Small-subunit ribosomal RNA, 3' major domain from an uncultured bacterium, 471 nucleotides, folded computationally.

Context: one part of a larger RNA
RNA sequence: UGACGGGGACCCGCACAAGCGGUGGAGCAUGUGGUUUAAUUCGAAGCAACGCGAAGAACCUUACCAAGUCUUGACAUCCGCCUGACCGAUCCUUAACCGGAUCUUUCCUUCGGGACAGGCGAGACAGGUGGUGCAUGGUUGUCGUCAGCUCGUGUCGUGAGAUGUUGGGUUAAGUCCCGCAACGAGCGCAACCCUUAUCAUUAGUUGCUACGCAAGAGCACUCUAAUGAGACUGCCGUUGAUAAAACGGAGGAAGGUGGGGAUGACGUCAAAUCAUCAUGCCCCUUAUGACCUGGGCUACACACGUACUACAAUGGUGAUUAAACAGAGGGAAGCAACACAGCGAUGUGAAGCAAAUCCCGAAAAAUCAUCUCAGUUCAGAUUGCAGGCUGCAACUCGCCUGCAUGAAGUCGGAAUUGCUAGUAAUCGCAGAUCAGCAUGCUGCGGUGAAUACGUUCCCGGGCCUUGCACU
Numbered sequence: 001u002g003a004c005g006g007g008g009a010c011c012c013g014c015a016c017a018a019g020c021g022g023u024g025g026a027g028c029a030u031g032u033g034g035u036u037u038a039a040u041u042c043g044a045a046g047c048a049a050c051g052c053g054a055a056g057a058a059c060c061u062u063a064c065c066a067a068g069u070c071u072u073g074a075c076a077u078c079c080g081c082c083u084g085a086c087c088g089a090u091c092c093u094u095a096a097c098c099g100g101a102u103c104u105u106u107c108c109u110u111c112g113g114g115a116c117a118g119g120c121g122a123g124a125c126a127g128g129u130g131g132u133g134c135a136u137g138g139u140u141g142u143c144g145u146c147a148g149c150u151c152g153u154g155u156c157g158u159g160a161g162a163u164g165u166u167g168g169g170u171u172a173a174g175u176c177c178c179g180c181a182a183c184g185a186g187c188g189c190a191a192c193c194c195u196u197a198u199c200a201u202u203a204g205u206u207g208c209u210a211c212g213c214a215a216g217a218g219c220a221c222u223c224u225a226a227u228g229a230g231a232c233u234g235c236c237g238u239u240g241a242u243a244a245a246a247c248g249g250a251g252g253a254a255g256g257u258g259g260g261g262a263u264g265a266c267g268u269c270a271a272a273u274c275a276u277c278a279u280g281c282c283c284c285u286u287a288u289g290a291c292c293u294g295g296g297c298u299a300c301a302c303a304c305g306u307a308c309u310a311c312a313a314u315g316g317u318g319a320u321u322a323a324a325c326a327g328a329g330g331g332a333a334g335c336a337a338c339a340c341a342g343c344g345a346u347g348u349g350a351a352g353c354a355a356a357u358c359c360c361g362a363a364a365a366a367u368c369a370u371c372u373c374a375g376u377u378c379a380g381a382u383u384g385c386a387g388g389c390u391g392c393a394a395c396u397c398g399c400c401u402g403c404a405u406g407a408a409g410u411c412g413g414a415a416u417u418g419c420u421a422g423u424a425a426u427c428g429c430a431g432a433u434c435a436g437c438a439u440g441c442u443g444c445g446g447u448g449a450a451u452a453c454g455u456u457c458c459c460g461g462g463c464c465u466u467g468c469a470c471u
Stems, first nucleotide, its partner, number of pairs: 002470001004467002007465002010462004015455002019419005026309002029306005034300002042053002064295003068291003073125001077124002079121006088103005106115003127284002130282003136278002138273003141269001143267001148187006154163003167178003193261004198229007207219003232255001235249005311412001315371005329360003334353002338349004378409001383404007425447007
């Protein structure tokens, strides 16, 4: 100087408190541990691993296992020889790859050959999701969007160092003001960026308006998308040190960083990743490389995490389809209106649309009727039968539909968690991945609360100070 203290002073944060809803009990989904297995590929491990890498394991993926195969190789460059092909089509063989047969078939040329492709051969080499994240780059998490971290010159100190950065106020903030042996500066804070809330101008189709519909018309409104205005403690009052600022008020769509996002200082954890990629060194080289069939990653006495569905009446069921009201997205090997068939999943035909035009598309909670407190008209696990879709192929191991079956569960111990406003809670919709597969993830809107006295205590953090057996 730091770190630490069950030392002190001050301050902050859904940290506690005040509230609302959960988890922990049940069933199921999913991840992990463990066990099992020929294999159950690998990584992630308190917070900061565990619906994580994986935005989607039937084959493929796939890295694992068993069996069958290849050895200059599945992939790249170079050399020599041969061929005119290669691709493609048909066929034999095989579980499949491998292997074999037939057909078809290039370009340029100075006719020497060259280009390209295939086969064979030799080696240089290829190849490795093999090891080391404690050899590394790059990327990321975390403390923490916390307010800090430093430098130059000067001054003080023998020196390590100090000062500045401390003090009095103030702020979300090392934010600003005042003071001061300091004076300045940099990285952070803030602002500049995007979005949302108001208005104006410009523009007006595919949007909007009048309408039962269309044609035609118009651009006031909604909206779209470009430019601009607007908020700055700017104005008034009080307090304050004549400061910074705080509190109250006016005007205003919005008031004191308006709401949200992006943005993450110096550093910490030898934190994570050699399996995104790159890469040093080590290791394998007829195998730790490569191909293919089948299996596995989906096992199951058990334990844990994260979700979903419930235990019901603030509810279940039915009805209202010409019949309440969104936003944001997606669509060509696609979205599919509409008609018909089917109880239905879906099928058959098929208009329109590369989309402000057409389609996905029904928004759901809402409203009305009924049920009357029961293991029920709650709940839906499990199981049987019959079907549908995708796809070479749903046995291991997909999703959906109909009929039947109708388990646990009556609000959950100790403990623990999220949230301060359009938030929690609740309701549905869309997208990425994707042939198919979503209770996960990412977004979108609808309805829409309660509470915060306060900082004694728990947890984390900031600043000053003190002690110190650590540095």
The full RNA is in RNAcentral, with records from ENA and SILVA.